Small-subunit ribosomal RNA, 5' domain from an aquifer metagenome, 525 nucleotides, folded computationally. Its mean pLDDT, the model's own confidence on a scale to 100, is 82. The RNAcentral record of the full RNA draws on SILVA.
Context: one part of a larger RNA
RNA sequence: GGAUUAACGCUAGCGGCAGGCCUAACACAUGCAAGUCGAGGGGCAACAGUUGUAGCAAUACAAGCUGGCGACCGGCGCACGGGUGCGUAACGCGUAUGCAACCUACCUUUUACAGGGGGAUAGUCUGAAGAAAUUUAGAAUAAUACCCCAUAGUAUUAUGUAUUGGCAUCAGUAUAUAAUUAAAGAUUUAUCGGUAAAAGAUGGGCAUGCGUAUCAUUAGCUAGUUGGAGAGGUAACGGCUCACCAAGGCUAUGAUGAUUAGGGGUUCUGAGAGGAUUUACCCCCACACUGGUACUGAGACAGGGACCAGACUCCUACGGGAGGCAGCAGUGAGGAAUAUUGGUCAAUGGUCGGAAGACUGAACCAGCCAUGCCGCGUGCAGGAAGACGGCCUUAUGGGUUGUAAACUGCUUUUGUACGGGAGAAAAAAGGCAUUCGCGUAAUGCUGUUGAUAGUACCGUAAGAAUAAGGAUCGGCUAACUCCGUGCCAGCAGCCGCGGUAAUACGGAGGAUCCAAGCGUUAUCC
Numbered sequence: 001g002g003a004u005u006a007a008c009g010c011u012a013g014c015g016g017c018a019g020g021c022c023u024a025a026c027a028c029a030u031g032c033a034a035g036u037c038g039a040g041g042g043g044c045a046a047c048a049g050u051u052g053u054a055g056c057a058a059u060a061c062a063a064g065c066u067g068g069c070g071a072c073c074g075g076c077g078c079a080c081g082g083g084u085g086c087g088u089a090a091c092g093c094g095u096a097u098g099c100a101a102c103c104u105a106c107c108u109u110u111u112a113c114a115g116g117g118g119g120a121u122a123g124u125c126u127g128a129a130g131a132a133a134u135u136u137a138g139a140a141u142a143a144u145a146c147c148c149c150a151u152a153g154u155a156u157u158a159u160g161u162a163u164u165g166g167c168a169u170c171a172g173u174a175u176a177u178a179a180u181u182a183a184a185g186a187u188u189u190a191u192c193g194g195u196a197a198a199a200g201a202u203g204g205g206c207a208u209g210c211g212u213a214u215c216a217u218u219a220g221c222u223a224g225u226u227g228g229a230g231a232g233g234u235a236a237c238g239g240c241u242c243a244c245c246a247a248g249g250c251u252a253u254g255a256u257g258a259u260u261a262g263g264g265g266u267u268c269u270g271a272g273a274g275g276a277u278u279u280a281c282c283c284c285c286a287c288a289c290u291g292g293u294a295c296u297g298a299g300a301c302a303g304g305g306a307c308c309a310g311a312c313u314c315c316u317a318c319g320g321g322a323g324g325c326a327g328c329a330g331u332g333a334g335g336a337a338u339a340u341u342g343g344u345c346a347a348u349g350g351u352c353g354g355a356a357g358a359c360u361g362a363a364c365c366a367g368c369c370a371u372g373c374c375g376c377g378u379g380c381a382g383g384a385a386g387a388c389g390g391c392c393u394u395a396u397g398g399g400u401u402g403u404a405a406a407c408u409g410c411u412u413u414u415g416u417a418c419g420g421g422a423g424a425a426a427a428a429a430g431g432c433a434u435u436c437g438c439g440u441a442a443u444g445c446u447g448u449u450g451a452u453a454g455u456a457c458c459g460u461a462a463g464a465a466u467a468a469g470g471a472u473c474g475g476c477u478a479a480c481u482c483c484g485u486g487c488c489a490g491c492a493g494c495c496g497c498g499g500u501a502a503u504a505c506g507g508a509g510g511a512u513c514c515a516a517g518c519g520u521u522a523u524c525c
Stems, first nucleotide, its partner, number of pairs: 001525004006521005013376006019369002021334001026332003030329003035076003040073002043069002047067003050063005083287003092212008102204002107200007115149004124139006155180011185192002213259003220250003225247004230242003262284004267276003289310005312323004340366001342365003348362001349360004379410004389401005416461005424452001430446006436439001469514005474495003480509005490497002
């Protein structure tokens, strides 16, 4: 000098864009953050409608009859999105390969298929236990829930044959025999789904080469340890696990141990080499009160799922129960220090749904903070009696503040008032029409929707009106005099100033440098 997720002191007009718990992965009141589908099902608790009955009416009752729909069964989602950086020195990450050792729901393409039957169970009804959480007995019932039979293949398993290829185990193709395993319907007839197989896409899993912090004042470490052949397990290879056999394996090219740390793209600095860095954004990893375990599922060993143990908090009728903000806000605590218990699903995206749509603290917006970067403004021109005042002085004088002010003319960014007022909306869905290779295809027309927000922006009006500070002035280092003080009070980044003429302390005038900021402190180069 540059930089910063900064803090502190003084000061402060506006806008745009960004950023905002670096500390206690400390504890959390309250609300919200994951639902959706009635075009799977039995149904009908609430709401609305309709019909009926009673009534003069108000109204009451009844009927799932209709729109719909609480709870329930079922499907899909909840493994994404969002947060944090505890752990991890590791195939965790980066990069480059391999899988002839693997999986992949939804999506796309292609082929084939969907025949028949059965038993339950929730909701519901009738009871029972309990303070509650909740649990429990009996009865009747449905499905795209569950089960059985049939049919089937380029599926799986077993036994073969032929052929092609390969780095080995082997792989591909063709073919034979046997065995095993499928399906689901809804319907407004438009469609949406179901099963099997093959391929693609997407996402993942595993293995390997190289790279990846400090300490040798850590020198030896290791029994599932290293290898074998076998079995089990897995989507898959493998001591991954197990019984048996052998005695290996790693290590000064740093094993083992300890300490520290998420990694990378990046970012800062520097002429570069390098050094430092991981806040924001993106990719990967790990974690979800602490430790462990599996279940479901295409996918988890699952942050707003389950079980067990522990600590903590809360409720209790003392028998027993409930909970997990490192989601968004917010609270306490810690700290030098870090924001609103806001609005909307309008757009983008996600889940569900045939769609309409629902949900979405993702997201988009708004609020707070000079925390940063960038931009704008606080006027412009003229104006010498070089005014008054201040300060200095060699003092009837001069210098300086200083064209500065007054005064004259101009302008109106900004602010105020009034008026107008976007783009972000294009699509999906709906309606109509046209075209072709007829797919529910393409094109055209019509038409609905804005949280932000009456915001941005534009116009009009009057008026210099509404807007400047901070630090420094001995040298380094741009900028000097007077007064006060008298080794005192004080200053100070280093050298050093101060003991009676202090350009170094305090004040004043003046000056210098930056400027809505300026200084100080901390950290990095």